c-di-GMP-I riboswitch aptamer from a marine sediment metagenome, 87 nucleotides, folded computationally. Its mean pLDDT, the model's own confidence on a scale to 100, is 85.

RNA sequence: AAAGGGCAAACCAUUCGAAAGAAUGGGGCGCAAAACUACAGGGCCUUCCCCAUCCCGAAGGGAAUGGAAAGGCAGCCAGCUACCGAA
Numbered sequence: 001a002a003a004g005g006g007c008a009a010a011c012c013a014u015u016c017g018a019a020a021g022a023a024u025g026g027g028g029c030g031c032a033a034a035a036c037u038a039c040a041g042g043g044c045c046u047u048c049c050c051c052a053u054c055c056c057g058a059a060g061g062g063a064a065u066g067g068a069a070a071g072g073c074a075g076c077c078a079g080c081u082a083c084c085g086a087a
Base pairs, nucleotide, nucleotide: 006031007030011026012025013024014023015022016021029075036079037078041077042076043073044072045071046070047069050067051066052065053064054062055061056060
């Protein structure tokens, strides 16, 4: 290359979630691992709550930034497993 096939982006509907995002159905941008792994590792995203700074102030309230902590992305790299077979 071929054969059998597989998955399913954006978007839409419904549901869960504060959000990132996830699930189901539709849909097909693409993918030789677009299978699996978020506690092997790197990287990226979110912030309801908590702490600090700031503003108004009687109580309390408000927006932004930072921190902690928690959550998420494997179709970012990566780890790991695998079908076919001319090579």